[in-house]
Molecule: small-subunit ribosomal RNA
Organism: uncultured prokaryote
RNA sequence: AUUGAACGCUGGCGGCAUGCAUUAACACAUGCAAGUCGAACGGUAACGCGAGGGGCUUGCUCCUUGGCGUCUAGCGGCGGACGGGUGAGUAAUGCAUGGGAAUCUGCCCAGUAGUGGGGGACAACAGUUGGGAAACGACUGCUAAUACCGCAUACGCCCUACGGGGGAAAGUGGGGGACCUUCGGGCCUCACGCUACUGGAUGAGCCCAUGUCAGAUUAGCUAGUUGGUGGGGUAAUGGCCUACCAAGGCGACGAUCUGUAGCUGGUCUGAGAGGAUGAUCAGCCACACUGGGACUGAGACACGGCCCAGACUCCUACGGGAGGCAGCAGUGGGGAAUAUUGCACAAUGGGCGCAAGCCUGAUGCAGCCAUGCCGCGUGUGUGAAGAAGGCCUUCGGGUUGUAAAGCACUUUAAGCAGUGAGGAAAGGUUGAUGGUUAAUAGCCAUUAACUGUGACGUUAACUGCAGAAUAAGCACCGGCUAACUCCGUGCCAGCAGCCGCGGUAAUACGGAGGGUGCAAGCGUUAAUCGGAAUUACUGGGCGUAAAGCGCACGUAGGCGGCUUUUUAAGCUAGAUGUGAAAGCCCUGGGCUCAACCUGGGAACUGCAUUUAGAACUGGAAGGCUAGAGUAUGGUAGAGGAGUGUGGAAUUUCAGGUGUAGCGGUUAAAUGCGUAGAGAUCUGGAAGGAACACCAGUGGCGAAGGCGACUUCCUGGACUCAUACUGACACUCAGACGCGAAAGCGUGGGGAGCAAACAGGAUUAGAUACCCUGGUAGUCCACGCCGUAAACGAUGAGAACUAGCUGUUGGGUGGUUUACGUGCUUAGUGGCGAAGCUAACGCGAUAAGUUCUCCGCCUGGGGAGUACGGCCGCAAGGUUAAAACUCAAAGGAAUUGACGGGGGCCCGCACAAGCGGUGGAGCAUGUGGUUUAAUUCGAUGCAACGCGAAGAACCUUACCUACCCUUGAAUCCACAGAACCUGCAAGAGAUUGCGGGGUGCCUUCGGGAACUGUGAGACAGGUGCUGCAUGGCUGUCGUCAGCUCGUGUCGUGAGAUGUUGGGUUAAGUCCCGUAACGAGCGCAACCCCUAUCCUUAGUUGCCAGCAAGAAAUGGUGGGAACUCUAGAGAGACUGCCGGUGAUAAACUGGAGGAAGGCGGGGACGACGUCAAGUCAUCAUGGCUUUUACGAGUAGGGCUACACACGUGCUACAAUGGUCGGUACAAAGGGCAGCGAAAUCGCGAGAUGGAGCGAAUCCUAUAAAACCGAUCGUAGUCCGGAUUGGAGUCUGCAACUCGACUCCAUGAAGCUGGAAUCGCUAGUAAUCGUAGAUCAGAACGCUACGGUGAAUACGUUCCCGGGCCUUGUACACACUGCCCGUCACACCAUGGGAGUGGGUUGCACCAGAAGUAGUUAGACUAACCUUAGGGAGGUCGAUUACCACGGUGUGGUUCAUGACUGGGGUG
Repeated sequence: AUUGAACGCUGGCGGCAUGCAUUAACACAUGCAAGUCGAACGGUAACGCGAGGGGCUUGCUCCUUGGCGUCUAGCGGCGGACGGGUGAGUAAUGCAUGGGAAUCUGCCCAGUAGUGGGGGACAACAGUUGGGAAACGACUGCUAAUACCGCAUACGCCCUACGGGGGAAAGUGGGGGACCUUCGGGCCUCACGCUACUGGAUGAGCCCAUGUCAGAUUAGCUAGUUGGUGGGGUAAUGGCCUACCAAGGCGACGAUCUGUAGCUGGUCUGAGAGGAUGAUCAGCCACACUGGGACUGAGACACGGCCCAGACUCCUACGGGAGGCAGCAGUGGGGAAUAUUGCACAAUGGGCGCAAGCCUGAUGCAGCCAUGCCGCGUGUGUGAAGAAGGCCUUCGGGUUGUAAAGCACUUUAAGCAGUGAGGAAAGGUUGAUGGUUAAUAGCCAUUAACUGUGACGUUAACUGCAGAAUAAGCACCGGCUAACUCCGUGCCAGCAGCCGCGGUAAUACGGAGGGUGCAAGCGUUAAUCGGAAUUACUGGGCGUAAAGCGCACGUAGGCGGCUUUUUAAGCUAGAUGUGAAAGCCCUGGGCUCAACCUGGGAACUGCAUUUAGAACUGGAAGGCUAGAGUAUGGUAGAGGAGUGUGGAAUUUCAGGUGUAGCGGUUAAAUGCGUAGAGAUCUGGAAGGAACACCAGUGGCGAAGGCGACUUCCUGGACUCAUACUGACACUCAGACGCGAAAGCGUGGGGAGCAAACAGGAUUAGAUACCCUGGUAGUCCACGCCGUAAACGAUGAGAACUAGCUGUUGGGUGGUUUACGUGCUUAGUGGCGAAGCUAACGCGAUAAGUUCUCCGCCUGGGGAGUACGGCCGCAAGGUUAAAACUCAAAGGAAUUGACGGGGGCCCGCACAAGCGGUGGAGCAUGUGGUUUAAUUCGAUGCAACGCGAAGAACCUUACCUACCCUUGAAUCCACAGAACCUGCAAGAGAUUGCGGGGUGCCUUCGGGAACUGUGAGACAGGUGCUGCAUGGCUGUCGUCAGCUCGUGUCGUGAGAUGUUGGGUUAAGUCCCGUAACGAGCGCAACCCCUAUCCUUAGUUGCCAGCAAGAAAUGGUGGGAACUCUAGAGAGACUGCCGGUGAUAAACUGGAGGAAGGCGGGGACGACGUCAAGUCAUCAUGGCUUUUACGAGUAGGGCUACACACGUGCUACAAUGGUCGGUACAAAGGGCAGCGAAAUCGCGAGAUGGAGCGAAUCCUAUAAAACCGAUCGUAGUCCGGAUUGGAGUCUGCAACUCGACUCCAUGAAGCUGGAAUCGCUAGUAAUCGUAGAUCAGAACGCUACGGUGAAUACGUUCCCGGGCCUUGUACACACUGCCCGUCACACCAUGGGAGUGGGUUGCACCAGAAGUAGUUAGACUAACCUUAGGGAGGUCGAUUACCACGGUGUGGUUCAUGACUGGGGUG
């Protein structure tokens, strides 16, 4: 785009067209669809008229009468073979196109010649017979014809032996002047008929050529088969039939068989070529319940005819009969699905008829259906307060929307009323003219006037009336694809053409608002073509995506060098015929337009005939040598087959020497060996197999393949020069041959190796990898097999198209005569231009540009499988599907990620060390368990002394009990100052009763603050979602990376830069470089610290001066030092040597307080982990509102069989205890730090000086050092636990604080597997301070004191960076993914079989019918010698044959216990 469509929702009108195709060529009730002619005939039942008669109420009835109009039935003629339906069958007996000869043709046209004279019947009718239920008959008698039969005649006709012979007919009607008449008529004339013949037209039959679906898993078919002769038969040719003879005919250009199918003009689609299709209309064919058959006829083997058989239905008296909607309506059934039991012959057409006319479900019309096409309408203009309502909202508004309302108009269509064409021409009557004729009858033709025929039809059209009145839906809105928001739902419900949506913010589901598209329709489904160059003729491919046969040879076939002549098959041009009409296209015309109808043209690309041409292809006849081949001479070679020979090695055997192991492996063991192995020797032996070095991207061969040497036979290639043949060439379906390894058969052989097998190991297991053995086999001969990643994954042949270089075999130049080289061939390699390619790559050995031929491919899986065929001894090979299933499978390249891949490098990563954890007790956190609650969060590294820098109440979020409901806040109204305070109840919140108190500003109106009450807007939530979020944070990781612009390269993803060579802590820097630059990171800039200088000296300092004290910078004074805190300096590879490319840099040194980043800190790129946090805070959505909110008291977060993390204290002598003596830093302090002094064993108490602090306090630093003691023990170690007594904080230490004293004195004697930290002022060790805090640190943070050991090095573990490589991974190796088994479902193969369809062969059977025969029976026309004959009918029989039957095969479909594999989950 389309449809004879169907379904869903909806539906105003009209025109035109279509409407049981898909399914049941299923079955049919009822009515109708083929009759007509009285001008062929005998007659006239019925109806009407006339005449006669009767009854008789004089207008009714009865009877008679073919006299008339007519006409049932019958005889006869014509028609019924057309028209109408359907598509079952049919792959050719069909159809289409074009030809042909051996034919017939009613009615029609033209022509020729006739139409004379006789005869005998049968229906109707009448009668008989109880024929029969009926359908339908039987017998007797009568009768007519255009029915039937002779005779006569025969132009033309037919047969012929060429002499001859044979064969026809029918009348009917109209009119009529003479003449005749038996009064019927004859006769004449006209019309319609009839007979014979010729021609035409029309129609039909037959033959030929070409075209006409699929399957080769259908390859051979055929006995009347192919041909001939004779005969028969037909309208006609012909094996159409028959007898005889011959053995042919068809087939790879697809016979035969199977499946499917009516064919065509056309229709749909497409740019076309094509593809699909064959409704309506038109041509042809076939069929008419199924099968067979003939009759009649011009025509049939006959839809509404006949006979027979069969199935089915109906009637029946059971004896027998009737029927055929695939005609029009209609019914049942089937189905998703297809209409009225209508009107009329008015028109067109058909049949009959002289005609009028009759018949006509053909046809013309109407009815039903949006089934399709076309047209029209459902209003038009104006109208902003942008109404109301709806929807959305950022709450401002937006949108629906000029839409509505309102105002002003119009009236198509529908409705009502009226007017009213055309389709009608005929026919009839009366005239006129002409023809025929003797004729002014008649008939025919033409013409005039009048008359007159319409189903549709309430027609079309026109006019009037009234009123916006009666008339809009459907689908869609994630992308493709035009059109977006809200609500509901929450991987549910659902959507979906493909991709895919939906798991709580869905433009994708459902609804709504809005929008988009089409519109009386719109969507969906089904189907066809297109897009699809996705079967490629036009117009594709085959190295790696599917695809080159393993290789050759060669038949058919295809294709083929130069040249001359000829031919004209192909080819080209012209002409003629045909190519039906309709349709398509163009152009006119008619319906108001259009659809539709109609006139003309073009076209129909085709076929046939004919004329001409001769370039090319083909054919014929000649010639040529460039292709191809032959001969002569050489060359190289693992080319092939056979024979013989050789040496090295392995093994075995023999003998000698000799002794304990050998062998094997990562390590072992099995195995061999004291019965003598292994090792070694022999100028010992045997036997089999393979041939080291040479040896080479070297050689040969078609491929497989070929490797010691000799010899015999043999194939091919290359090469030089000449001679010869003369296109002999190329390719190749089928065929035929060769064809690795393994395997098979027969017979040999068997050293080594070695499937199977055995043993030993390895392992969770190890039917493996490793080891020890070992049989087929490997070898030979003969025969099979016929496959391989048989690969260059690249068919064969030919021609053309830049270069450079290596190598093998020839030939030929040049020279310096041994090559420094050139040219040319035939091979074999490496780069590479153009070109090609999706890219990779190929590139004269093409995958480039062309030609010829063959083979093969058409999404993945199923499957190279099943079935069938062929081959094979088998194994198996070859040929080769389908159902079903998926939306992919695949190629090449890219970026990442990954690898028990590679290279380089780094890090307390390992190693080297030091100290820990893991064992004990305790502290603390977590899990688990428990509980009314043990609130919540954090969960590998990167949760677990984490949020929590501090839970007795509070905190507090949890539990129990009680209690409040506008609540702690804001706004409004009212009242009151606010506020202070007493008592009582209660666990308290709270409640009740009291007492005191009257403020501030003012423009005098009021206002501000505060308290209480009330109403509602609201508050509130540590409720949920960290996977809706912001912010903040962790982590990789302080790792060195992450990117961009422009340019360049690539079809593109992308690449380059950023890679490479060095170097660095560093993508740090240098060099190179199709890249050049830049950004975020690194580094630096900031802070602390190490040195110095300077400035300033109080609360800090005190060298010198002075004075003072028991002593103290306590004092005068000083400004030097320390220190404090401001400003500066200093370090930059700056200098020197070496190394390095002279670079960057590295290394050593000097100087320096400090040296190569001096040491620390802050600082964290692009990003990753949906990492953590809704319980810090903020926040969307959801949720709650007398509660999930607020308050109070008590309890809980502190539980305890257990498990884990992080710590503290220890286990002791480098120690404990006691006594004595030193040296810090950095902090904190007013609801505070708190001195001296006194008391207490002590915690602490009393006290209250000083200090808002360089001044005072905290505050004795401890380890250390000097002495004493303990002596290796569960201790003078260790301190848990418990008892008692206290102190302090606090409203309050019961659950549940810290500390002190006395007493008690547990485990623990250095810690398994495993694991952590640390590289220097570090680890280790020692104490001090702070935050939080009323009190409550073994935690955290900060501070100083003492102060080590070790690092060879980068193999390994972990993590990371760069380059490279492979990849089937990309939520990226915690990836992907294979097979069995179990379960469910689906299709399918096999299967003892079973049941259908169809078909071959053999046989039985034989209805009706036709043909032949006929001895039986009957018999009008003609003949007769009157006997009969000819002819005919019936019967019988023979042949053919339908249905049916039997047997045996083929093929196909369905089904089948069980079973095989396959697919999906």